[in-house]
Context: one part of a larger RNA
Parts: sequence; C1' cells; structure tokens
RNA sequence: UGACGGGGGCUCACACAAGCGGUGGAGGAUGUGGCUUAAUUCGAGGCUACGCGAAGAACCUUAUCCUGGUCUUGACAUGCUUGGGAAUCCCGCUGAAAGGUGGGAGUGCCCUUCGGGGAGCCCUUGCACAGGUGCUGCAUGGCUGUCGUCAGCUCGUGUCGUGAGAUGUCGGGUUAAGUCCCUUAACGAGCGAAACCCUUGUCCUUAGUUGCCAGCGGGUAAUGCCGGGGACUCUAAGGAGACUGCCGGUGUGAAACCGGAGGAAGGUGGGGAUGACGUCAAGUCCUCAUGGCCUUUAUGAUCAGGGCUGCACACGUCCUACAAUGGCGCGCACAAAGGGAAGCAAGACCGCGAGGUGGAGCAAAUCCCAAAAAACGCGCCCCAGUUCAGAUUGCAGGCUGCAACCCGCCUGCAUGAAGUUGGAAUCGCUAGUAAUCGCGGGUCAGCAUACCGCGGUGAAUGUGUUCCUGAGCC
Repeated sequence: UGACGGGGGCUCACACAAGCGGUGGAGGAUGUGGCUUAAUUCGAGGCUACGCGAAGAACCUUAUCCUGGUCUUGACAUGCUUGGGAAUCCCGCUGAAAGGUGGGAGUGCCCUUCGGGGAGCCCUUGCACAGGUGCUGCAUGGCUGUCGUCAGCUCGUGUCGUGAGAUGUCGGGUUAAGUCCCUUAACGAGCGAAACCCUUGUCCUUAGUUGCCAGCGGGUAAUGCCGGGGACUCUAAGGAGACUGCCGGUGUGAAACCGGAGGAAGGUGGGGAUGACGUCAAGUCCUCAUGGCCUUUAUGAUCAGGGCUGCACACGUCCUACAAUGGCGCGCACAAAGGGAAGCAAGACCGCGAGGUGGAGCAAAUCCCAAAAAACGCGCCCCAGUUCAGAUUGCAGGCUGCAACCCGCCUGCAUGAAGUUGGAAUCGCUAGUAAUCGCGGGUCAGCAUACCGCGGUGAAUGUGUUCCUGAGCC
C1' cells in the first nucleotide's frame, strides 16, 4: 500500500423479508458423470461446466473414435525435373466402395525448314515440400465468461514524507452514480457514470400504393369489389415534446429532496446496444492466427460398415401431468413479428387422418404459409386412477431421402404404465413484470419439449434493513 476479520459506522442489490409460481417425488426429452464397449471422438468442471461448443450425429457431418479395404509429392498450394500424351469423353474386368487393371474415341492455340519445338492441361519419375481437429491456452495473438452497468481506476503539476507512499479521491450534504454542491494544500485533467445511438409511448408536417374507407356514386349471395377520396388507421422520412422548465414547502439565498399544476409521458418515462483499471496462469492451439515440440508408405489421404443414440445407476436443465379455475364435443371472435423461387402454395378433388393429385396466385404492405390459442356461448362428464393423465407395446399407413435394421418424423386403430401436488433442501420474478396462451424464425432433404424472437390474457406483495448472500465508501 493492499487483502482479510464470527471489528465498528454508513449505503446498495429479488440479498432477506412480504407475495406469486416452480425445482427436488412421477413418466418422458436433453446434457453430464459413471459403467459398458472393438469404439462408445474431443473440449467445457463451484458461482462463471452439465438443452454448453452443437443454429439441428441415419450416410455425409465425424475428428489419432472402432473394424476392415486401399494411396504415398499425396484430397489441397507453389516451384524444379524424367518420360509420355493435348484437354476431354466412353466402355470392359475385379471390388462393398475407394482403389487396382485393360481397351477405345479424340485433336484445339502460337512458331514451323513439316522433322519438330513451345504455352497451358493431364498421366508419370525424382526432389524441395505439402498435410496433421497431433501436444503445449502454464509460450502466445484474437475472441469470450466473471466480479458488474458495480462506481470505481488513474495521470500532470504542486505540496507533505529520508523512503515505500500520501494528498487530490478525505470531511458535511446529496445522487442510480467519484452525480452535483459546499468546505478544503491542493489545482486541473483522462478512462469509466451520464449524454450522444436504436426502439417504444403523444402530437404535427410531408407522402398515399400494394395499405385505409368517413362522406358521394355503382355493383354483389358476400367482400374496399369498382369509380373515387386523403379525412381516419397505418406505413416511413422529417420535426415538436420532458428541461426539476413552473408553483408551494424543506434545505446553507447551495446541490438537492417532498408535494402540486399542466401534460400522452415527470424527475434516468419503459426497453436495448454500450462493460473503466484490473481479477480468476478463468475458457478456447477443435473457428481463425501463431512460437516451440512431435509425426512423414503415417498422428497425412481415401472408402465401406459400425460408433458418437450403448444402460444396474447418480446429478443438472426442461417438457407433460397428477385434474372440475378441469377434460371432451359443437358453435363463434380478436394479434404481433416473421418466412417464401432448387421456394411459399390458395380454391377444387381423393383419403377418418398423416398426406396425395392438381396447380390459381406470389421475388410479395398485393399472393401464400395462416388456423392464432387461451377467451366467450351451449351441452356432456360428477371427484373415480375417472370421459384425468398419457408412457409403453402391437398392427396398419404417410413423408423426406441412394438408403429410416442399428438410428428419423408424422397419422389411424388398439393397448392404457407411473402419477392423487412431491423429504431435507433449493430457483425465478417488483408491472404490462410473474403466471398462463398460442404464433413465427434460424439450423434444416427430413427431424425441436432446445434456442432466438413475437404478440394475447394478465396478477399478488413490498415503501422495511434485525438476519442470510454479494458489493461499495470511511
């Protein structure tokens, strides 16, 4: 100077308390450990690993994963060299394929003395080299997590101290904030905080198609369907608006705090992006880059099949339930945000259905995906392992794809397991939030209970800081 304390003071945070819903019990999905295995590739390990890398393992992907078959200047790059042929294309044999082996068609460009030579490309010989998801993240760059969106971390000059250092940055107030004010051997400044940026909430202007339809007219079984209109909604560009600006009170004639007015919005309006100096030799050599080491007929390359999906068990994260605030049937409303050409696909027809046939329209404010679901109305069920729940299994089908045995998804019929609210313990959340309901997208041939988004319905509690946890200042 720091760090630490079952030292003290002050302060903050879903940290506790007050509430609401979960996890821990069941079945399933998924990740991990363990076990097993020829192999079950590798990494990640308290918080900060474990629906994580992986935004999608049937082959491919895929890796020193395993079992086999093959290649050796190589699957890929550059240069030199021997011999041959242009390139390129076709057909045999063998084989699981890769590979091995044999045959055939075929001649372009430049120069030419017509013998041939040359550029490019292919095969071949040799060489220099290629290659490595091999090791070291404790040799590294870059990127990332975490403390933490916590309010801190420093510098110049000056002053003090022999010095390490201190001061500034402390103290009194105040703030979400080292935010601001006052005081002051300090005076200033920088990185952070804030603001600037995006989005959402109100209004205005401009614009009016593919969007909209109040008034006028036409038309239909019906529909902005048509003429038309720019009012409204909306779209998307520009602007206005919020600044403690105004009033009252408190306060040091301060900063600020409390209340009020006006206002769509009030004291940072809500949300996002944005992450200081540093910490954890944190993570990543398997994104990429890279030092060193190792390997070179193999730790490189290629092919087939298998594995990554294995199952006495244990843990994490989720999904679905245990029902009546419910289940089932019928009827009937109301979104937002997205995606669409090797694509999205309407009406129609076939099928109980998954789906099929067919193909209008649409590079899309125009057409399609597309039905929103919970809600609401009516009816049945009457508290039961049930008209709850749906695991498991059998049979029959559909789709994608060269191919669904290992190992995909979906449909129909049948089957109908555990489960009656979950021990100790533990997690999230303070408002359009929790809870609940559906919708879309990326990945993707196919496959979503995961992930990333979108809207619908829509609470309870707290105005406290004794305690637990973490953090800041003295």